[in-house]
RNA sequence: UUAUAUAAAAGCCAAACUUGUCGUGAGGCAAGGUCGGAAAGCUACAGAUCUUCAUGGGUCACUUUGAAGAUGGCUGGGUUGCAUUG
Numbered sequence: 001u002u003a004u005a006u007a008a009a010a011g012c013c014a015a016a017c018u019u020g021u022c023g024u025g026a027g028g029c030a031a032g033g034u035c036g037g038a039a040a041g042c043u044a045c046a047g048a049u050c051u052u053c054a055u056g057g058g059u060c061a062c063u064u065u066g067a068a069g070a071u072g073g074c075u076g077g078g079u080u081g082c083a084u085u086g
Stems, first nucleotide, its partner, number of pairs: 005084001012037002017032006035073001041079003045076003048071007056064003
């Protein structure tokens, strides 16, 4: 350097929950926290789930369509990378 594999974690990240804050909302951010994680780094490309809007539709406490959004800690893909072993 390349290929393959994933047992461990010094270091790294941080679910739920709490507080503050932003957002109509799904959720985001910050602090605490520590369920977990080997890509729980990045990317909404495909699928999935969720939210909002409609002076749209329907058999109307539901559902469908369209638009705009959210989730990368839902799955796949793309891309970059750490450690260990051969």

c-di-GMP-I riboswitch aptamer from Methylophaga pinxianii, 86 nucleotides, folded computationally. Its Rfam family is "c-di-GMP-I riboswitch aptamer". Rfam links the family to the GO term cyclic-di-GMP binding. It was read from a public genome assembly, where an Rfam model found it. Of the family's consensus pairs, 95% are formed in the model.